[in-house]
RNA sequence: CCAGACGGCUGGACGGCCGCGGCCUGCCUGCAAGGGCGGGUCGAGGAAAGUCCGGGCUCCACGGAAACACGGUGCCGGGUAACGCCCGGCGGGGGCGACCCCAGGGACAGUGCCACAGAGAGCAGACCGCCAUGACAUCUCAGGAUCUCAUGGUAAGGGUGAAAGGGUGCGGUAAGAGCGCACCGCGCGACCGGUAACGGAAGCGGCACGGCAAACCCCACCGGGAGCAAGACCAAAUAGGGAUGGCGGCAGGCGCAAGCCUGCGGGGCGGUUUCCGGCCCGCCAUCCGGGUCGGUCGCGCGAGGCGUUCAGCAAUGGACGUCCCAGAGGAAUGGCCGUCCAGCCUGCGCAAGUGGGUGGACAGAACCCGGCUUACAGGCCGUCUGGCACC
Numbered sequence: 001c002c003a004g005a006c007g008g009c010u011g012g013a014c015g016g017c018c019g020c021g022g023c024c025u026g027c028c029u030g031c032a033a034g035g036g037c038g039g040g041u042c043g044a045g046g047a048a049a050g051u052c053c054g055g056g057c058u059c060c061a062c063g064g065a066a067a068c069a070c071g072g073u074g075c076c077g078g079g080u081a082a083c084g085c086c087c088g089g090c091g092g093g094g095g096c097g098a099c100c101c102c103a104g105g106g107a108c109a110g111u112g113c114c115a116c117a118g119a120g121a122g123c124a125g126a127c128c129g130c131c132a133u134g135a136c137a138u139c140u141c142a143g144g145a146u147c148u149c150a151u152g153g154u155a156a157g158g159g160u161g162a163a164a165g166g167g168u169g170c171g172g173u174a175a176g177a178g179c180g181c182a183c184c185g186c187g188c189g190a191c192c193g194g195u196a197a198c199g200g201a202a203g204c205g206g207c208a209c210g211g212c213a214a215a216c217c218c219c220a221c222c223g224g225g226a227g228c229a230a231g232a233c234c235a236a237a238u239a240g241g242g243a244u245g246g247c248g249g250c251a252g253g254c255g256c257a258a259g260c261c262u263g264c265g266g267g268g269c270g271g272u273u274u275c276c277g278g279c280c281c282g283c284c285a286u287c288c289g290g291g292u293c294g295g296u297c298g299c300g301c302g303a304g305g306c307g308u309u310c311a312g313c314a315a316u317g318g319a320c321g322u323c324c325c326a327g328a329g330g331a332a333u334g335g336c337c338g339u340c341c342a343g344c345c346u347g348c349g350c351a352a353g354u355g356g357g358u359g360g361a362c363a364g365a366a367c368c369c370g371g372c373u374u375a376c377a378g379g380c381c382g383u384c385u386g387g388c389a390c391c
Stems, first nucleotide, its partner, number of pairs: 001387010012340007020043010045362001049373002052371005057227004070223005075089005090104001091102004105218002110216002112212003127158002129154007137146003166184006185207001186205003191200003231297004241288007249264006266281004304323008341360001343358006
């Protein structure tokens, strides 16, 4: 210098003017409610997003425990409030390498599946082939050879398949075969190292025990449900509910009157009528209780930020110091101008440079927090790998 791997940071700066939201506050005005004019202070993100996972908080059930069902997680160790997250390891795969990827427990508990092809797909399997024997036929130098068929042997070879019961070689055999042997592979494995996953390995075994659990299942661990429209409090008008008091239509009686007493009665409900029975029904005032509109709280001091330091490989944890940092309700955080900064285009110049133009992504709180995932113009820093050149 070129090509790459991994990790972290940033997400335009400064000033002026005009606005917007929350909180605090001054003056004027007004009986008050309120209105007007100011001042101070704070005001989005690394993802505020998707709402996928884990929690806080709240309500539901009368409190706790266990079992079953259902769902989730799944190598080992550690971290954490917790997690399906993070860190460090292990095993497998990829890359020359830095490094990257992997749902990665159990297939001698049981059940099931292995399509198509193929003779055979799970207590293996003779389709072709090879070999032996027998029968018939042909040829023959009379030893035998060949065709066809039958019976048997054979897992070497061919063929099918994702997968066919170790591989290569030598021996062996009628032909073959771990049948025997050597090497490789495989299984078991005393012992050694490691907290563990796991790694190494003397020796033993001719070799069996195929694959699939992102099929049921088994094992271990975790999980009650709903969600801030959770939920708590205050509380109109109108309608409806309850209680109390008053007033009922007609007739009669009493009373001077207000009113009181007694008796009788009305309307509605069946498709219509009659009878018998049943049910329901008024107005005014005061009070009570529930809900709705509305209002207040929940609502931001928190598993909080920053700095230093200690422990740890790290995730992370401890100690000390320091800071207070949006709140909300269909929702404020914006616009203009000037100067500058990356970057891009372009004029001049051999160059250093200089003039002009352009110019900054994704997005945006709504109960909060920890993760994951997804989106993102451009810029900066660190560690490391491979190659080339020079000393």
Molecule: Bacterial RNase P class A
Organism: Ferrovibrio xuzhouensis